[in-house]
C1' cells in the first nucleotide's frame, strides 16, 4: 500500500428499512435474626464519526477514525 471483518447499555452480544432489546452487572423492594441465594421491579443508549438515499436508516450507499485478520 491492497483486501476483508468488527464498532449498539458498565461488560458479553442480538436486532439486515417501520417503537432500540436480552443476559450479567448496578439500584430499590419481598424474604431472613443477619448475609448470601431466590423472586419482583427500576434506571441506564448522540447505535464510532460526518454526509447521502428514503415518507422513514442501527440496518442501504460514500468518506473518515479505531481494533482485529489476511496479502504484498
Nucleotide at each position: 500500500g491492497c483486501c476483508g471483518a468488527a464498532g449498539u447499555a458498565g461488560c458479553u452480544c442480538a436486532g439486515c428499512g417501520g417503537u432500540a432489546g436480552a443476559g450479567c452487572a448496578a439500584c430499590g423492594g419481598u424474604u431472613u435474626c443477619g448475609u448470601a441465594a431466590a423472586c419482583c421491579g427500576u434506571g441506564g443508549g448522540u447505535c464510532a464519526c460526518g454526509g447521502g438515499u428514503u415518507c422513514a436508516a442501527u440496518c442501504c450507499c460514500c468518506g473518515u477514525c479505531u481494533u482485529c485478520g489476511g496479502c504484498u